[in-house]
């Protein structure tokens, strides 16, 4: 000293607690949307870029490999942008319930990585 990611800052206090600033998520009118019967827990919903697609394994069932692929991340001061290279394409949660949504309500500020002059190459703005 930089990277994902909202995940910093400040102030108290300090055994425990806690507050404000930014930033970030969730509830929740009316307009609008959906729905008006039937069926349906085999629900349905959220955070996240992280969805789909095909092939092959396994075959009592889960778990699994291969490709692509919608989207996303990255090269030392920020931001757009265009090439070029390299990644990533998960995880978890809420419990039968949530459409959008003014005013109101609630929540979080975690966890991982990588370097030691090294740092791809242009434009633009500020």
């Nucleotide at each position: 000293c930089g990277c994902c990611g909202a995940a910093u800052c400040g102030u108290g206090g300090c055994a425990u607690u806690a507050c404000g600033a930014g930033c970030c998520g969730g509830g929740g009118a009316a307009c609008c949307g959906c729905a008006c019967a039937c069926c349906a827990u085999c629900g349905g919903g959220g955070u996240g870029a992280a969805u789909c697609c095909g092939c092959g394994a396994c075959c009592c069932g889960c778990g699994c490999g291969c490709g692509g692929u919608a989207g996303g991340g990255c090269u030392c001061a920020c931001u757009c942008u265009u090439c070029c290279g390299c990644c990533c394409g998960a995880a978890c949660c809420c419990g039968u319930c949530a459409g959008c949504u003014a005013a109101c309500c609630c929540g979080g500020c975690a966890g991982g990585c990588g370097g030691c002059c090294a740092u791809g190459a242009g434009g633009a703005g500020a």